c-di-AMP riboswitch aptamer (ydaO/yuaA leader) from a Syntrophomonadaceae bacterium, 139 nucleotides, folded computationally. It matches the Rfam family "c-di-AMP riboswitch aptamer (ydaO/yuaA leader)". Gene Ontology terms of the family: cyclic-di-AMP binding and regulation of gene expression. Its mean pLDDT, the model's own confidence on a scale to 100, is 78.
[in-house]
């Protein structure tokens, strides 16, 4: 110099997951989310189950295991992609990354009034050009 942990303190990212009050529980306010009429809407669901939440759908391929080298099922891989994010106020471009899990339990459509649940968890050392727009300092 560097890397590695521990603190403390202050920035900031994905998420709906924020702030206040309290000795706690818990409540407020705010942020999502389901559920559920009339009217429209679907004729579709009956195991080929059907649904929510979420950006996370859709294609195509490779190895390997059971099977009876057939079907078929399970496992791990890779290349795409619908979508979705971040480069610290927005704009174009350019870069780069996610493209998962999970939950109901047979049932839900959209829904006013109504009912009702959640406010977790898990990250950063990134803050490239160009334009616009706003502050603040200081001359």
């Nucleotide at each position: 110099u560097a890397u590695u942990g521990g603190u403390g303190g202050g920035u900031g990212c994905c998420g709906a997951a924020g702030u206040c009050u309290u000795u706690g529980a818990a409540g407020a306010c705010g942020c999502g989310g389901g559920g559920g009429a009339a009217c429209c809407a679907u004729u579709u669901u009956u195991u080929u189950g059907g649904g929510g939440c979420g950006a996370a759908u859709u294609u195509c391929u490779g190895u390997c295991c059971u099977g009876a080298u057939u079907a078929a099922g399970g496992a791990u891989g890779g290349a795409a992609u619908a979508g979705g994010g971040u480069c610290a106020a927005c704009c174009c471009g350019g870069a780069u990354c996610c493209g998962a899990g999970u939950c109901c339990g047979a049932c839900a459509g959209c829904u006013a009034a109504c009912c009702u649940c959640g406010c977790a968890g898990g990250c950063g050392a990134u803050a490239c050009g160009g334009g616009u727009u706003u502050u603040u300092u200081u001359g």